[in-house]
Context: one part of a larger RNA
This record gives sequence, structure tokens and C1' cells, in this order.
RNA sequence: GAGUAGCGAUAGAGGGUGUGAAAAGCACCCUCGCCGUAAGCCCAAGGUUUCCUGCGCAACGUUCAUCGGCGCAGGGUGAGUCGGCCCCUAAGGCGAGGCAGAAAUGCGUAGUCGAUGGGAAACAGGUCAAUAUUCCUGUACCGCUCUAUGAUGCGAUGGGGGGACGGAGAAGGUUAGCUCGGCCAUCUGUUGGAAUAGGUGGUUCAAGUGUGUAGGCGUGCUGCGUAGGCAAAUCCGCGCGGCUUAGCUGAGGCAUGAUAACGAGGCUCUUCGGAGCCGAAGCGAGUAAUACCCAGCUUCCAGGAAAAGCCUCUAAGCUUCAGUCAUAGAGUGACCGUACCGCAAACCGACACAGGUGGGCUGGUAGAGAAUACCAAGGCGCUU
Repeated sequence: GAGUAGCGAUAGAGGGUGUGAAAAGCACCCUCGCCGUAAGCCCAAGGUUUCCUGCGCAACGUUCAUCGGCGCAGGGUGAGUCGGCCCCUAAGGCGAGGCAGAAAUGCGUAGUCGAUGGGAAACAGGUCAAUAUUCCUGUACCGCUCUAUGAUGCGAUGGGGGGACGGAGAAGGUUAGCUCGGCCAUCUGUUGGAAUAGGUGGUUCAAGUGUGUAGGCGUGCUGCGUAGGCAAAUCCGCGCGGCUUAGCUGAGGCAUGAUAACGAGGCUCUUCGGAGCCGAAGCGAGUAAUACCCAGCUUCCAGGAAAAGCCUCUAAGCUUCAGUCAUAGAGUGACCGUACCGCAAACCGACACAGGUGGGCUGGUAGAGAAUACCAAGGCGCUU
């Protein structure tokens, strides 16, 4: 220079009470403003204690600070079913032997790894200051082991099926959700009227089990033969007959689950933080998804993963056994993650940085709409 520039989105504050040495900024309350396909909620990545509570204010916070993602201390993450681990494979990696190379090493078979994909099973309510599909209550489901009873050809690293898949388009049926009505509770003031009226709030309930609907696919059973499926086969495929339209799949609804829970509100207590108790109605119609039926249907050419689990067939073998199947009962289910932020003051940007960051949910009125505008739930007023 200079008490100058600046104090990081012009969404906006005002008041009361409290605490305190001190209050524009902290806590509570009232009013106002802003977002509302978000500036709300839930995951993934990443971060790694930032979460909650108590005590602090030197420094950090672009001001103040009694406050804080700051300092100190204590506490907090509970799983057979969520995710991983596990079984399986993709691109790709590694790679016994092998090939190449002077070597280092490169390539690569059998294999072995490798999810961003496939593979068993849980929902509702309640609860802590801080976790919950994990704890508690209620009601379920799956795998494995053993036992009992009954039945019985079992058996794989092999064969077959299945898993199993593209783009676009269209329609129908549903449900979540929402709206209206009914019902329940409660309220209706100041002239007059209105009470058969009007306002406010509530009207919620899962998985599982049973039934098997709208719809979709579609022949199935049986006899004989069989040169294919690297061996075998009763399986698959193929051929010839007979009798037939079986069967599979499938949202939703209904019943049960649920004489429970939840529930507007009321009552009692209170250290004003909260705690305990009681508990009404709990129905119908309309609308309606980009969700489900649907891995469906129609259509097109560019013709749209693999393997295992699963079902079935036999080989070797074993066939009083073992094994397999059904029912019932008992037991068992380890380990790792789980706090909190997560379009952001906690991640990536040297910062509490107007930047960047994948997926899901996303109500009302108007609207074609996820545009736009105003609102709900919820969250904020962007630290002078």
C1' cells in the first nucleotide's frame, strides 16, 4: 500500500424465552422465506470414526461462538435367510508338461483363477442417545446331519435336457399409488341464516400357507424299430403305428396369517428431555403406472454369453448291505462386512471450493410430460 480488496451463489429474515463472563450466528418456541425428479429418502463407489454422549474453546471455522465434521474422554456397528466368503463360469490373467529363445523371457494345452453375470432360504411390528430384514415379539422358509417308519436299482469327472438370453413395436389384464364417497373421532366464533350443513384428522396391515383366475405356451400317453449323441443307456434324437388334448406356466384376487399388531385421539406421571396406560372407525367406488403378468406376444435382420446348481440316462462298481425316494422328529448353519457421510462441509478437485460423481424411490393441483409453476412429507435460509 491499507483498516483498502475480500469474507465463495441476492433462498431473507424478524421476535420471544433459555444458557452463559459475553448471544445477529447456540438451544427451544412463534412468525416469515427457499427446495420439493430435490436443496427429500434409500443403495453402490470412495472416505475411515467424521456416528452418539459428556466436558472444553488455545488453534481449526474467511466474523462471533456458550456451537461444530474442532480438542479431550467414554460409548456405539449383534445375521442360516441382506452382501461377501462358498459353487459356476465371461472378457482377461496365470499356466504342469510342451513349443520358441543365447538367456532374460515369450506363447500356450490340460488345468487354475477371475463378477460387472448364473446359483437354497424372511416378512410385519416394536425397541437404544447411537444398530437393526441382524436385537425383541409374532408368524415363516431353506440347506445339511442323525434317528424312526414306509417304499425302492442305486451309481459319474461321461451322455441328454434345462439353465439360456437380441432390437423394435403394440395390446390386454392387474397392482402399488392417488382421488372421491361412506364410516369413526372432534370442532363450528360476532349480526342474521344454515345442523339432513360445513371444517379438521384417521380410515393401515407383510412374508408364508391354501386356492389356481385374466392370460401365455402346448399335444400327452403308449407299442415297436433304431446306422446318431466318441463306450453304454430304459435318457435325448429319428422312423412307423394306436389312444388322446393331457400337461406346464401365470400376475392379481380371495381365504388364512390377524380375537394379533398398528391406529386419530384421550388419560396419568414428569427432572419438561420424556415415560406409562387406554384406544374409535379400520369399508366401497373411481382412476392408474415407465411396476408385475412379460425371459410373454407380434415383427425385423445385423441372428443376439458360458458354466455350475437342478432333472434324467446309463458305465465301472455295489447289489441282505450301502445308496436312493417319501413322511415325521431332533440337531445344526462357521467366518468377513454392517456406525456415519454418500450430488456432498465427511468422496475426487491443495480449502467447510458456485466444478465432477453410477443406480433406485419420487406424493398433490394444473399439464402430454420426469417440462414448468405453486405446495405435501421431509430438508434448508447457503458461517460476517